[in-house]
RNA sequence: GAAGAGAGGUAGAGAGCCGCAGGGCUUUACGCCUUGAGGAAAGUCCGGGCUCCGCAGGGCAAGCCGCUCGGCGCAAGCCGAGAGAGAGCGAUCUCUGAGACAGGCCACAGAGACAAGACCGCCGAUGGCCCUUCGGGGAUCAGGCAAGGGUGAAAGGGCGAGGUAAGAGCUCACCGCCAAUCCGGGUGACUGGGUUGUGGCUGGUAAUCCUCCGGCUGGAGCAAGGCCAAGUAAGCAGGUGCUUGAGGGCUGCCCGCCCGAUGCCUGCGGGUAGGCCGCGUAGAAGGAUGGCUCUCGUCCCCUUGUGGGAACAGAACCCGGCUUAUUCCUCUCUUCCUGC
RNA sequence: GCGGGAAUAGCUCAGCGGUAGAGCGUCUGCUUGCCAUGCAGAAGGUCGCGGGUUCAAAUCCCGUUUCCCGCU
Numbered sequence: 001g002a003a004g005a006g007a008g009g010u011a012g013a014g015a016g017c018c019g020c021a022g023g024g025c026u027u028u029a030c031g032c033c034u035u036g037a038g039g040a041a042a043g044u045c046c047g048g049g050c051u052c053c054g055c056a057g058g059g060c061a062a063g064c065c066g067c068u069c070g071g072c073g074c075a076a077g078c079c080g081a082g083a084g085a086g087a088g089c090g091a092u093c094u095c096u097g098a099g100a101c102a103g104g105c106c107a108c109a110g111a112g113a114c115a116a117g118a119c120c121g122c123c124g125a126u127g128g129c130c131c132u133u134c135g136g137g138g139a140u141c142a143g144g145c146a147a148g149g150g151u152g153a154a155a156g157g158g159c160g161a162g163g164u165a166a167g168a169g170c171u172c173a174c175c176g177c178c179a180a181u182c183c184g185g186g187u188g189a190c191u192g193g194g195u196u197g198u199g200g201c202u203g204g205u206a207a208u209c210c211u212c213c214g215g216c217u218g219g220a221g222c223a224a225g226g227c228c229a230a231g232u233a234a235g236c237a238g239g240u241g242c243u244u245g246a247g248g249g250c251u252g253c254c255c256g257c258c259c260g261a262u263g264c265c266u267g268c269g270g271g272u273a274g275g276c277c278g279c280g281u282a283g284a285a286g287g288a289u290g291g292c293u294c295u296c297g298u299c300c301c302c303u304u305g306u307g308g309g310a311a312c313a314g315a316a317c318c319c320g321g322c323u324u325a326u327u328c329c330u331c332u333c334u335u336c337c338u339g340c
Numbered sequence: 341g342c343g344g345g346a347a348u349a350g351c352u353c354a355g356c357g358g359u360a361g362a363g364c365g366u367c368u369g370c371u372u373g374c375c376a377u378g379c380a381g382a383a384g385g386u387c388g389c390g391g392g393u394u395c396a397a398a399u400c401c402c403g404u405u406u407c408c409c410g411c412u
Stems, first nucleotide, its partner, number of pairs: 001336009012296007020036006038312001042323002045321005050221004057255004062217005067082006083096005097212003103209001104205003119149002121145003126142002129138003157175002160172003176201002178197008225277004235268006247259003298310004302305001341411007350364004358395001366382005388404005
């Protein structure tokens, strides 16, 4: 110097003038004082407060969380230190309950994708066939074989020796895996080593679905909900029901409980569609929080001077997180190049 | 503001992880004097976008953009 990785900060300051909104004061002036966006106010992805509903008993379904230990927190989540797997030369980053026994999936290609499979291939010891100089030889009909080829993302431990007709954990040595067990380290996730196995090695996939385990959640949401005022009328048409129960309370479903008959539903007809609270030391009218000038400060650009420019974005019940957008700066670290 | 849903061919929509499809439309040919109809065939796709998981992603996971509907 270039390319990166991680952590953190910042979101201009002061003055003047003119405005906007909330609150207060007063001589009620059209005046004075005071307050007035963010780190994400955003997305609405999680969780809590708050409010109403069946105060929520039982079951099912659904959602969120999920490696270990410690800390904070009601929870979601965050912080610190670690474990395992993967990516990267590296700083570092990503993922994470358990299970392949039940079910599901494994397209195309391929003989075969599952308690796997003879397409090419190897063999044909044994039984049969042909030839025979009777020693044997030949082809491969039955049949045997997973070593080699080929297909595929994946073909069932690896490699060598023995063995065999040819082969094969068929047997053996070494390595790997699995299961059981023992010793050691660690609070733990996990990890180091040993022994044993009639060699036990009989596929993969759980960030597609699935099954199981643990924790949390009753449902809906401030357009929740409460108060005031007004209305939902009369009438017409159709359907349905009256204890063998329509419909409703009632919320994802069911059980269970309660109400229920000039009732209930649909269409026509004709109406209401306002105010206050909820609501906050910003704060609603779902609507204010701004503009101009000067000085200073930081950074960028060029046509280099009295120059131009500076991001993402804007509260709407409140709070805690996550994620995304974005300006400038600082620190630490990694890899490479160059110079001393 | 709160809640729910969708994005796949020009349009309307299908698509339990395995070659992206249907109807209508478009184009070409035949049929006709010409058009329509009919028949035969063809073209047309970043599956809204960006990452990840996987042998393989429209589909699963994370993020993001746009549109639609309901609630006063």

Two RNAs folded together computationally: RNase P RNA and transfer RNA, 412 nucleotides in total. It holds a member of the Rfam family "Bacterial RNase P class A". It is annotated as a ribozyme.